[in-house]
Molecule: transfer RNA
Organism: Phytohabitans houttuyneae
């Protein structure tokens, strides 16, 4: 160099056919239990879905370049 996959909150993941508000665990913060922690229970913050454009009434999701990573092959 050429083919293919991945990229989604701090952290692991899920979104199958484009269709409301992304969503789960876990961490985090608050409240309640408890004598105190833990667990348990309640409630809260917290993602430009990798960046950039492009289709479409509508994109995490399709299509088209970049970036980083990954396997494959020369």
């Nucleotide at each position: 160099g050429g083919g293919c996959c991945g990229u989604c909150g701090g952290a692991g993941c899920a979104g199958u056919u484009g269709g409301a508000a992304u969503g789960c665990u876990c961490a985090c913060c608050u409240c309640g239990c408890u004598c105190u922690c833990a667990a348990c229970g309640a409630g809260g913050a917290g993602a430009u879905c990798a960046c950039g454009g492009g289709u479409u009434c509508g994109a995490g999701u399709c299509c088209c370049g970049u970036a980083c990573g990954g396997c494959c092959u020369a």